[in-house]
RNA sequence: ACGAACUUACCGGGAGAAGGCGGGACAUCCGCCGCCGAAGGAGCAACCGCCCCGGAAACUCUCAGGUCCAAGGACCGGUAAGAUCGA
Repeated sequence: ACGAACUUACCGGGAGAAGGCGGGACAUCCGCCGCCGAAGGAGCAACCGCCCCGGAAACUCUCAGGUCCAAGGACCGGUAAGAUCGA
C1' cells in the first nucleotide's frame, strides 16, 4: 500500500399516515378521537451460534414517537479516521 466487515463523524438519497372536533391568552399552542410505523422500546419467531444457554427481523404491538412542506428517520451509497482480521 490492498481487501473484508465493525465503530464514529460528515455528505447525498430516504417511506407511511398526514384527517375530524373543540379550546385558547390565537404562541400556531393544547386536548379528545382517528390514522401511521422506518428513531427508540417490547413480543413471537424464521434463522444462527461457542448449542447448559445465548443472539435474533424490514414480522407483530403501538409504551414512546410521527400526523406536514421544517425537523427527525430504519436502511443504502460515498468520504475520512480508529481499531480487528486476512494476505
Predicted 3D model of an 87-nucleotide RNA (Glycine riboswitch aptamer) from uncultured Roseobacter sp. It was read from a public genome assembly, where an Rfam model found it. The model forms 91% of the base pairs in the Rfam consensus. The coordinates come from a structure-prediction model, not an experiment, and the mean pLDDT is 76.